[in-house]
Molecule: transfer RNA
Organism: Interfilum terricola
Parts: sequence; C1' cells; structure tokens
RNA sequence: GAGGGCAUAGCUUAGUAGGAUAGAGCAUUGACCUGUCACGUCAAAGGUCACGGGUUCGACACCCGUUGUCCUCG
Repeated sequence: GAGGGCAUAGCUUAGUAGGAUAGAGCAUUGACCUGUCACGUCAAAGGUCACGGGUUCGACACCCGUUGUCCUCG
C1' cells in the first nucleotide's frame, strides 16, 4: 500500500432479506429472607447501537466516508 472481519450497558453478548418500548446473562444498588454473611427471591439503575453523512414515511440493520481493533496478501 491492497483486501476482508468486528465495533450494541462496567463485562459477555442477542437482535440484520428495514417497522418491538433496543433485550438477556454476569456484575452493581435497594428491599425481602437470615442471629450475621453467603445462597435464594423481587425490584431498580445502567445504551449518543464507535463517529459523520446519505437513502427511506421509517435505519442497530442498507449505501459512502472516518476512527479503533484483528486477520490475510504485497
């Protein structure tokens, strides 16, 4: 330099031939439970879906560019 994969909550991730209120597990916080802790049960909080544009009535999803990371080729 060329080509390709990936980027969603603190962590691991689901969701894609466009329409869900963007979900789950772990972790965190609170309550219940217990003599206490742990376990367990219930609940809560936590997301600019990497960033900027475009297409569309409508984008996590499709198109272009950028950034980061990984792989392959030279």